[in-house]
Context: one part of a larger RNA
RNA sequence: AGUUUGUAGUGGAUGCCUUGGGUCUGGAAGUCGAAGAAGGACGUGAUUACCUGCGAUAAGCUUUGUCUAGUUGGAAAUAAACUAUGAGACAGAGAUCUCCGAAUGGGGAAACCCAGUGCGAUUAAUCUUGCAUUACUACCUUGUGAAUAUAUAGCAAGGAAAGAGACAUACGUUGUGAAUUGAAACAUCUUAGUAGCAACAGGAAAAGAAAAUAAAUAAUGAUUCCGUCAGUAGCGGCGAGCGAACGCGGAAGAGCCCAAACCAAUUUAUUGGGGUUGUAGGACUGCUUACACGGAGUUACAAAAUUAAUGUAUAGAAGAACAAGUUGGGAAGCUUGGACAUAGAGGGUGAUAUCCCCGUAUUCGAAAUGCAUUAAUCUCUUAGCAGUAUCCUGAGUAGGGCGGGGCACGUGAAACCCUGUCUGAAUCCGCCGGGACCACCCGGUAAGGCUAAAUACUAACCAGACACCGAUAGUGAACUAGUACCGUGAGGGAAAGGUGAAAAGAACCCCGGAAGGGGAGUGAAAUAGAAUCUGAAACUACUUACUU
Numbered sequence: 001a002g003u004u005u006g007u008a009g010u011g012g013a014u015g016c017c018u019u020g021g022g023u024c025u026g027g028a029a030g031u032c033g034a035a036g037a038a039g040g041a042c043g044u045g046a047u048u049a050c051c052u053g054c055g056a057u058a059a060g061c062u063u064u065g066u067c068u069a070g071u072u073g074g075a076a077a078u079a080a081a082c083u084a085u086g087a088g089a090c091a092g093a094g095a096u097c098u099c100c101g102a103a104u105g106g107g108g109a110a111a112c113c114c115a116g117u118g119c120g121a122u123u124a125a126u127c128u129u130g131c132a133u134u135a136c137u138a139c140c141u142u143g144u145g146a147a148u149a150u151a152u153a154g155c156a157a158g159g160a161a162a163g164a165g166a167c168a169u170a171c172g173u174u175g176u177g178a179a180u181u182g183a184a185a186c187a188u189c190u191u192a193g194u195a196g197c198a199a200c201a202g203g204a205a206a207a208g209a210a211a212a213u214a215a216a217u218a219a220u221g222a223u224u225c226c227g228u229c230a231g232u233a234g235c236g237g238c239g240a241g242c243g244a245a246c247g248c249g250g251a252a253g254a255g256c257c258c259a260a261a262c263c264a265a266u267u268u269a270u271u272g273g274g275g276u277u278g279u280a281g282g283a284c285u286g287c288u289u290a291c292a293c294g295g296a297g298u299u300a301c302a303a304a305a306u307u308a309a310u311g312u313a314u315a316g317a318a319g320a321a322c323a324a325g326u327u328g329g330g331a332a333g334c335u336u337g338g339a340c341a342u343a344g345a346g347g348g349u350g351a352u353a354u355c356c357c358c359g360u361a362u363u364c365g366a367a368a369u370g371c372a373u374u375a376a377u378c379u380c381u382u383a384g385c386a387g388u389a390u391c392c393u394g395a396g397u398a399g400g401g402c403g404g405g406g407c408a409c410g411u412g413a414a415a416c417c418c419u420g421u422c423u424g425a426a427u428c429c430g431c432c433g434g435g436a437c438c439a440c441c442c443g444g445u446a447a448g449g450c451u452a453a454a455u456a457c458u459a460a461c462c463a464g465a466c467a468c469c470g471a472u473a474g475u476g477a478a479c480u481a482g483u484a485c486c487g488u489g490a491g492g493g494a495a496a497g498g499u500g501a502a503a504a505g506a507a508c509c510c511c512g513g514a515a516g517g518g519g520a521g522u523g524a525a526a527u528a529g530a531a532u533c534u535g536a537a538a539c540u541a542c543u544u545a546c547u548u
Stems, first nucleotide, its partner, number of pairs: 001547003006542004015533001016498002020469002022466006029458002031166002039100003042055003046078002050074002061094006070082003105114003115134007136163002139159006171202001172200005182189001186237001212220002224251005234242002255450003258394001262273005278428001280393004284387005294381004305377010316364003322337005338355002340344001346358003399423008409435001430445005485492002505532001508519004
């Protein structure tokens, strides 16, 4: 020196555990904000660095309920207090709520600086200081008022709880819009109207009450979603690929309002009545009926509110039944004998508990506020026949040319829908569609608008589940975690859980400056001693044997 035996150390694997995560299911909810949000800064405690709570009324104030004997948060300790005149805790409703932040009196390098006005405080006066108020825009009212006569624009004053910002990296609509990729290259094509970006909205959104679908002499009857039709018909450098619809079966079901004709009123461009459709309808003319029975209703169709009941949400309440012996530090284990069960889900308790504790099954409960349903009050509301002369029935629209886009459909025989550009009708004996186009036939009535449900999603809330993880896993985060730390910044981004049943956390003595250790003591155990469960290996020290 190597191999090796053993004992220690180092180290923190493994085992066991779970406060935290992951993925779902059901319910409920789907918003907050100028009445100042989200998010922060700074404060706030007897002592207070952090977290939590709160806001100069500052770990809190008032009140109404629930609950109960203790309480002054995590979080110990001391002090000082509160509490059966009900504290503390939980829930409903209120009060307060500094400064920044859309931030809004002006400014600004966020949490700061400086003002105007009104009413005060204080002062001899200034200074200082309290409260309120002062952004912009839509809209409304009033006044004033150009070029320009009437006017209008503009300006000024007043009103203004309408807007502004946040978010849930989800879902929706609209605008804009790639490339990698595939085609075994690549350009049409594909990826894909995807990702991204922007705007806007709602609890859903969008769509939606036929100028529909179809059929061939049969029919259906708004929209949306699911299944099927069907990888079919088709489209396609007919390559790669893309890819319907009708129909059928389901979910859900709901229909309405304007414009116009005509009448009336007046501020002369508005309001009220009327009227809303395809078997064409309405106005109009004539006639009949009818004003109180009926119908309807606050999600469309007109719109507001009150009361009551019931249910439900936000605190809660009641809730069965066991003892002994034994081992042990400890009984829930074992033995013996019992009990309850609409409760033998689960958790805790010094080892494994239906009967010890919390609970569970089951039953009950709300002063206050919200939601839903029902009822009442309440609110709204006429209908029909005949006639067909006249009037009305959505115009720079429909349609067309050129260029594009959307339709499964790449210009094709290409209908249909949208429109950048140029054009441009008809008016019910009208007009549009039925996949070029024409005829016949059939279906519909464009150029205005609203509309629940079935559908999509899940940040937050409640309850529950798991052939999901178990601390290098599971969230980045079980711990002071988006923290420490890094970066000018956008941004990046950790490590770190476990004494014990209970601190009973080691009084006292000894060595030492201390750290640390030795006794003593606690404990079942201290090789459980706080660097704390278990405590592998590498590695270190000493050591045994052998070899060199």